[in-house]
Context: one part of a larger RNA
Molecule: large-subunit ribosomal RNA, domain I
Organism: Candidatus Woesearchaeota archaeon
RNA sequence: GGCGGACGACUUGGUUCUAGACGCUGAAGAAGGACGCGGCUAACUGCGAAAUGCCUCGGCAAAGCGUAUGCAGCUAUUGAACCGAGGAUCUCCGAAUAGGACUUCCUCUUGAAUCCGAAAGGAUGGGGAACGCAGGGAACUGAAACAUCUUAGUACCUGCAGGAAAAGAAACCAAUAGGGAUGCGGCAAGUAAAGGCGAUUGAAAACCGCAAAAGGCAAACUGAAUCUGACAUUGAAAGAUGUUAGAAAUGUGGUGUUAUUGGACUGUCCUUAAGCCCAAACUUGGAAACCUGAAGUCUUCUGGAAAGAAGUGCCAAAGAGGGUGAUAGCCCCGUAAGGGCAACUAAGUGGGCCCAGACAGUAUCCAGAGUACUGCUCCUUGGAUAUGGAGUGGGAAGUUGGGUGGCAUCAACAUCCAACCUUAAAUACGCCUAGAAUCCGAUAGCGAACAAGUACCGUGAGGGAAAGUUGAAAAGAACCCGUGACAGGGAGUUAAAAGAGCCUGAAACCUAAUAGAU
Repeated sequence: GGCGGACGACUUGGUUCUAGACGCUGAAGAAGGACGCGGCUAACUGCGAAAUGCCUCGGCAAAGCGUAUGCAGCUAUUGAACCGAGGAUCUCCGAAUAGGACUUCCUCUUGAAUCCGAAAGGAUGGGGAACGCAGGGAACUGAAACAUCUUAGUACCUGCAGGAAAAGAAACCAAUAGGGAUGCGGCAAGUAAAGGCGAUUGAAAACCGCAAAAGGCAAACUGAAUCUGACAUUGAAAGAUGUUAGAAAUGUGGUGUUAUUGGACUGUCCUUAAGCCCAAACUUGGAAACCUGAAGUCUUCUGGAAAGAAGUGCCAAAGAGGGUGAUAGCCCCGUAAGGGCAACUAAGUGGGCCCAGACAGUAUCCAGAGUACUGCUCCUUGGAUAUGGAGUGGGAAGUUGGGUGGCAUCAACAUCCAACCUUAAAUACGCCUAGAAUCCGAUAGCGAACAAGUACCGUGAGGGAAAGUUGAAAAGAACCCGUGACAGGGAGUUAAAAGAGCCUGAAACCUAAUAGAU
């Protein structure tokens, strides 16, 4: 001196956490792709034959024609580009759905299949990171071997749903006192209990919190008093009225819904509460891009450059943060504090639907059946004789009723009312949005800071990289010498060549010169 790319500095990207003001989508053709679209265009981004875009409304205000800096040519104060809201267009494949196919094509001409409906018409299908419920369901492993057991109802497969899901208004707990749907958290508690009583597994009540919410049928009685489609009138709509066609006695509508009780039924009294639906107009809020937003660019010095130093001022409901030629409250964007509106949306006013309740009586009627309960065999559970479930065999009662209270049975006592349905919130997750950090800083942090699930590998399922930094500004080195060309030498730019193989530039390794040793 070269090679090399460590170290230092930096950050466009990650990681984790918090919050929710957020959470579905698709036959009106999705998710995801293929192929196209630019004056010149390989990739990415955007878009779809109306193709790096079109229209309307709003915001902003002078430049713009993406990454991407070039040449050419255009657009824009008659408001472009950009940002927000809404709409139009949207090839082919894909659930793919007219028929077919060797994927993105072909051939007919108007449409798949299944379900509901008399018809008109309507519904379903596929996708979604994790989260949920259900149907199936291992093994390695541990037991120091192994078989019941454990791993574990885990992994995995399948089905289905939602922004959450599931559960849920006691045939529940409790114990002589009481609680009062469900879910989640804490504690109870590694306790009770189970267990080749081995290894291990393992609750509940109570108590304390979060959040709170309750309703509807079947039946008795009544007996078409009911509902739907189409059409017409009216209305903004909800709805109302009429005509017609259908549904409905295999029961539409009304009534009624609970525990020593309730209801039907009988009698007496009394009455407009609550709930639900609509959204044209009005009122008050919420809601986009966005708008306003204080105060030095004063003097001197150093410097390429001032935000640094010295001096001297000002603002502050703003001294969070970022940028600007070094470190800026007062230069720029912002910040504190205020403001703002279309679609849309909440509440109220308004319009409509529908009519609520109390007391007394107890003769009669009603109150969920192959159910409750139970023998046997399995699975499950902490559940032991006393968890839950399945199969198989038996099989009730009827309000003077029935279930439960941790062995069975009887009595007493206590407690609840199964065999029908719906139900917000607190909870789970994070593709999404916002914010934060004693997190990482390019062999780290996501695999990916870069054309990354790319290049590349594999028939395929699948596997899967490397790769950041000139400078404040390209001022990216005109011109001359030189060469086949790159080099190289001058000249020039710059604060500095930092010279594009570009910040810093370690070591290993290589070479030359000089000196020394052999």